[in-house]
This is a predicted structure of a 312-nucleotide RNA (Archaeal signal recognition particle RNA) from an Archaeoglobaceae archaeon. It matches the Rfam family "Archaeal signal recognition particle RNA". Gene Ontology terms of the family: SRP-dependent cotranslational protein targeting to membrane, signal sequence recognition and signal recognition particle, plasma membrane targeting. On this family, see Wild et al., Curr Opin Struct Biol 2002: "Towards the structure of the mammalian signal recognition particle". The family is grouped with related families in Rfam's "SRP clan". The sequence was found by an Rfam model in a public genome assembly. Taxonomically the source falls in Archaeoglobaceae (Archaea, Methanobacteriati, Methanobacteriota, Archaeoglobi). Of the family's consensus pairs, 93% are formed in the model.

RNA sequence: UGGUGGGCUAGGCUGGGGGAUUCGGCGUCCCCUGUAACCCGAAACCGUCGAUAUGCGGGAGCCGAAGCCGAUGGGAGGCCCGAAUGUCUGUGGAAAGUGGGUAAAUGAACUCCGUCGAAUCCUCGUCCUGAAGGAUCGACGGUUACUGCGGGCUUUCCGGAGGGAAGGUUUGCAGUAUUUGUCGGGGGAACCGGCUGAGGCCCGGAAGGGAGCAAGCCUACCUCGAACGAUCGAUGCUUUCAGGGGUACGGGGAGGAGGAGUUCAUUACCCUCACUGCAGAAACAGCGGGUCGACCUGAGGCGUGCCCACCA
Numbered sequence: 001u002g003g004u005g006g007g008c009u010a011g012g013c014u015g016g017g018g019g020a021u022u023c024g025g026c027g028u029c030c031c032c033u034g035u036a037a038c039c040c041g042a043a044a045c046c047g048u049c050g051a052u053a054u055g056c057g058g059g060a061g062c063c064g065a066a067g068c069c070g071a072u073g074g075g076a077g078g079c080c081c082g083a084a085u086g087u088c089u090g091u092g093g094a095a096a097g098u099g100g101g102u103a104a105a106u107g108a109a110c111u112c113c114g115u116c117g118a119a120u121c122c123u124c125g126u127c128c129u130g131a132a133g134g135a136u137c138g139a140c141g142g143u144u145a146c147u148g149c150g151g152g153c154u155u156u157c158c159g160g161a162g163g164g165a166a167g168g169u170u171u172g173c174a175g176u177a178u179u180u181g182u183c184g185g186g187g188g189a190a191c192c193g194g195c196u197g198a199g200g201c202c203c204g205g206a207a208g209g210g211a212g213c214a215a216g217c218c219u220a221c222c223u224c225g226a227a228c229g230a231u232c233g234a235u236g237c238u239u240u241c242a243g244g245g246g247u248a249c250g251g252g253g254a255g256g257a258g259g260a261g262u263u264c265a266u267u268a269c270c271c272u273c274a275c276u277g278c279a280g281a282a283a284c285a286g287c288g289g290g291u292c293g294a295c296c297u298g299a300g301g302c303g304u305g306c307c308c309a310c311c312a
Base pairs, nucleotide, nucleotide: 001312002311003310004309005308006307007306008305011063012062013061014060015033016032017031018030019029023050024049025048026047027046038059039058040057041056067302068301069300073296074295077292078291079290080289081288082287085285086284087281088280089279090278091277092276093275097273099271100270101269102268104267105266106265107264108263109262110261111260112259113258120254121253122252123251124250125249126248127244128243129242130241131240132239133238134237135235136234137233138232139231140229141228144177145176146175147174148173149172150171151170152169153168154167155166156165157164158163182226183225184224185223186222187221193218194217195216196215201210202209203208
């Protein structure tokens, strides 16, 4: 000095690119592409950096003096520009064409209706609007006045007590009239509603009078039904009158031979497709140019250190 084996350390690898964003780089986002090949955390009014920018924070694996950079050529793909072939939009043309539409016209064929009465005309109804009623159903409603009798409250007067007389006010019942404002069934005031009110109670010498429980009757009130209606509402109902409508259907009358439908053809008009002129658009496909470029290639450049053992 070289080689082989072992150990170590610098170091290398675990991807790259385009778009978007940004003053700009990188990341999170989208897309393309490559490798045998990493993991966790946060991050778009964001994270981290400043042309020494090619992420930040935290971990892991492999290789190891191994390697790293990289001209040139090829090159998927992205982006930009241009033109306008397809495409799309607008507008025009057409001498013929495609498909379709038309309660348009004409013609032909077929079917059906028609002297048991076609077209057409008149009229009425069905329909709509308004007015006045009815019917049915529902809602709502329970009058007012006078007279008589009684109760409550109250004022005055009288009486030895019970009580009596007159007035005011309020209320109940009955009758009469009036009203749509009535009738019937059931329930119904323990006392605080009415009448009657056994027994018992109170006043009194007595006569008599009074309060009043139970009970009975009634009323308020509740409820069911019927009737009524100066009232209100509704309706697959209905009458009359007036007006409107007239497509369709039906009734009646006039009329006296035609009417309706389907298909096809021609014509007319409209739309559409194909053809074509002009103007415009640029999303997609394709075309031309520019630019970046994963990946492949690898001229050339940089680097190839330290320790131990053995061999030459």